Molecule: transfer RNA
Organism: Caldilineaceae bacterium
RNA sequence: GCCGACAUAGCUCAACCGGCAGAGCAGCUGUUUUGUAAACAGCAGGUUAUCAGUUCAACUCUGAUUGUCGGCU
Numbered sequence: 001g002c003c004g005a006c007a008u009a010g011c012u013c014a015a016c017c018g019g020c021a022g023a024g025c026a027g028c029u030g031u032u033u034u035g036u037a038a039a040c041a042g043c044a045g046g047u048u049a050u051c052a053g054u055u056c057a058a059c060u061c062u063g064a065u066u067g068u069c070g071g072c073u
């Protein structure tokens, strides 16, 4: 230099063919306990890497950029 994959909650990951962004763990609150842990119930947490485009509607499609990983030279 060229090619490919990936980027979503604090972490690990879903979200099919474009139609209300979810789960587990972690966090917080409550119940239970002498207390902690565990268990149970609930709550909160998102500029879907960035910027544009297409569309009534974009995590999803298109282009560019950035970063990570892999391959080729």
Base pairs, nucleotide, nucleotide: 001072002071003070004069005068006067007066010025011024012023013022019056027043028042029041030040031039049065050064051063052062053061